[in-house]
RNA sequence: CAGGUAACGGCCGGAGAGAGUCUGCCUUGUGCAGGCCGCCGAAGGCGCAACCCGCCCGGAAACGCUCAGGCAACAGGGACGGCCGUUACAGA
Numbered sequence: 001c002a003g004g005u006a007a008c009g010g011c012c013g014g015a016g017a018g019a020g021u022c023u024g025c026c027u028u029g030u031g032c033a034g035g036c037c038g039c040c041g042a043a044g045g046c047g048c049a050a051c052c053c054g055c056c057c058g059g060a061a062a063c064g065c066u067c068a069g070g071c072a073a074c075a076g077g078g079a080c081g082g083c084c085g086u087u088a089c090a091g092a
Stems, first nucleotide, its partner, number of pairs: 001091001004089010018037001020036006026029001038071003044067001045065003051059002
């Protein structure tokens, strides 16, 4: 020390899936809560293990499961991406 990696923070972008049915409530609505059925995967979680590692151990996906979460719009959440900032690490 421009740049690289990681963590954290700020801003921006950010998908999918019932306007299902029944009951209750009320402000009578594309409303709220619950039951039932149907569905989604991109918080989290779990799993085979694609992949990483010379091998073992180990790690581990945007793959799978759907416990959790979610399924009009709005709001909220949202893996991930971009920009900025701070700190640390490696390296020149």